[in-house]
Molecule: RNase P RNA; transfer RNA
Organism: Myxococcota bacterium
RNA sequence: GGAGGUGAUCAGGGGAUCGCCGGUGAACCGGAAACAGUUCGCGGGAGGAAAGUCCGGGCUCCAUAGAGCAGGGAGGUCGCUAACGGCGACCCGGGGUGACCCGAGGGAAAGCGCAACAGAAACGACACCGCCGAUGGCCGAUGAUCCGCGCGAAGUUGUGAGAGACGACGCGCGGGGAGGCUCAGGCAAGGUUGAAAUCGUGGGGUAAGAGCCCACGCGCGACAGCCGGGAGACCGGCGGCGGGGCAAGCCCCUCCCGGAGCAAGCUCGAAUAGGCGCGCUGUCGAGGACGGCUCGUCCGACGCACUCUCCGGAGUGCCAGCGCGCGGGUCAGAGCGCUCGAGCGCCGCAGCAAUGCGGCGCCUAGACGAAUGAUCCCCAUCGCCGCUCGCGGCGAGACAGAACCCGGCUUAUCGAUCACGUCGGGAG
RNA sequence: GCCCUCUUAGCUCAGUUGGAUAGAGCGCGGGAUUCCUAAUCCCGAGGCCGCAGGUUCGAUCCCUGCAGAGGGCA
Numbered sequence: 001g002g003a004g005g006u007g008a009u010c011a012g013g014g015g016a017u018c019g020c021c022g023g024u025g026a027a028c029c030g031g032a033a034a035c036a037g038u039u040c041g042c043g044g045g046a047g048g049a050a051a052g053u054c055c056g057g058g059c060u061c062c063a064u065a066g067a068g069c070a071g072g073g074a075g076g077u078c079g080c081u082a083a084c085g086g087c088g089a090c091c092c093g094g095g096g097u098g099a100c101c102c103g104a105g106g107g108a109a110a111g112c113g114c115a116a117c118a119g120a121a122a123c124g125a126c127a128c129c130g131c132c133g134a135u136g137g138c139c140g141a142u143g144a145u146c147c148g149c150g151c152g153a154a155g156u157u158g159u160g161a162g163a164g165a166c167g168a169c170g171c172g173c174g175g176g177g178a179g180g181c182u183c184a185g186g187c188a189a190g191g192u193u194g195a196a197a198u199c200g201u202g203g204g205g206u207a208a209g210a211g212c213c214c215a216c217g218c219g220c221g222a223c224a225g226c227c228g229g230g231a232g233a234c235c236g237g238c239g240g241c242g243g244g245g246c247a248a249g250c251c252c253c254u255c256c257c258g259g260a261g262c263a264a265g266c267u268c269g270a271a272u273a274g275g276c277g278c279g280c281u282g283u284c285g286a287g288g289a290c291g292g293c294u295c296g297u298c299c300g301a302c303g304c305a306c307u308c309u310c311c312g313g314a315g316u317g318c319c320a321g322c323g324c325g326c327g328g329g330u331c332a333g334a335g336c337g338c339u340c341g342a343g344c345g346c347c348g349c350a351g352c353a354a355u356g357c358g359g360c361g362c363c364u365a366g367a368c369g370a371a372u373g374a375u376c377c378c379c380a381u382c383g384c385c386g387c388u389c390g391c392g393g394c395g396a397g398a399c400a401g402a403a404c405c406c407g408g409c410u411u412a413u414c415g416a417u418c419a420c421g422u423c424g425g426g427a428g
Numbered sequence: 429g430c431c432c433u434c435u436u437a438g439c440u441c442a443g444u445u446g447g448a449u450a451g452a453g454c455g456c457g458g459g460a461u462u463c464c465u466a467a468u469c470c471c472g473a474g475g476c477c478g479c480a481g482g483u484u485c486g487a488u489c490c491c492u493g494c495a496g497a498g499g500g501c502a
Stems, first nucleotide, its partner, number of pairs: 002423002005420006012379007020045002023042006030035001047399001051410002054408005059261004071257005076090005091105001092103004106252002111250002113246002128191002130187003135184002137181003146175007155166003199217006218242002220239002223236001225234001227232001265336004269331001275326008287299005303318006343362008381396007429501007438454004447485001456472005478494005
């Protein structure tokens, strides 16, 4: 110096002016006070993901004997944690020369399913070509299979059509002299298909074959020894035990899960319409409509039913008006919840680590049609261009933005810096 | 804040126990018919099934993560 790996940090810095949100101090003004307003001052004001809302918890309200079913989720082992589908370490499998990376990593001999096409056969299934035909059957010294010759001949080939060539098979004659056929049946070695085909190689064995038997190897199972806390690892002999895939198909096993969400939830307020309860009134004006108003015009409850009566009236119920009280709704009304918290920084101890414990220090947004901005100057960083070679000019700075709060995951992101490993090359 | 559904040709939609050439209608291009056009008939082109990764022998289909669109409740 090149290529690559893992982890961590930052998310430009300083200044000026004008604003915004909320806090605080002073002055003035209003008010009895609480408090509100104006002006000035002081200090604070987005993130590593504030995002997606994918998990988990706190908090709040509702529900709740316990257990099970249903439904949803998690899945190597051990640990961490408030909890988790997160994190750490390790095991196993896979990838990479390596640093290192990836894994939804329980069960397919509990059961039900799926596997197109091809292939004989896709699951206790199968025999197409092939091999055998020991055994049984049939034929055979009255001469088989086989060989030669002759005749007939389905058909194949050939041609424009023919001629011609080949010819299963059948018949006859001759040779030769003992097995033949492959019917039943047996086999799965070899071939063919496929993503996947019943462990591989060699030998024995057999009629032909086959873990049928043997040796070695691979896998599985249980056992013994040894290591580990465990997943598991190493090693030894034993058992012929021997085909798989899909559970991100149903399912089985083990474990976990009550529901809703800050518009949770609590408190306060005014006006309006209606509800319920109580009281008063029901005869000369309560109230309402129209027009901008004085005012004018119009509408208008003025009762109804029953009972008693000494005929004056009284009582009950309904209706209407007014007043008071109660409880809900509406007004995205106002306040609380609201930001000091599983908080942040540094150091020490325990632990491989995640993490835990202890000490010291710090306070770091709380908005709600929702603040955190704009302009200018200087200095850094990076890129490009010019050249007088260290100056000038131009450009770039991402992704994105709190909304009850935390722990994670995932996704987006211009770039910069640091630390520790790896591979190969060169020089000393 | 809490949830749900969809994405397939230019447009509107089919397509599911996962099986290989992914279909239909309209539209588009060519031809026939007609004096010409429309209608009608015949033929054809057009798809990385939203993107990326995984499971599987095999994915439009199953799973995960994104992106976009639409909808519901308080």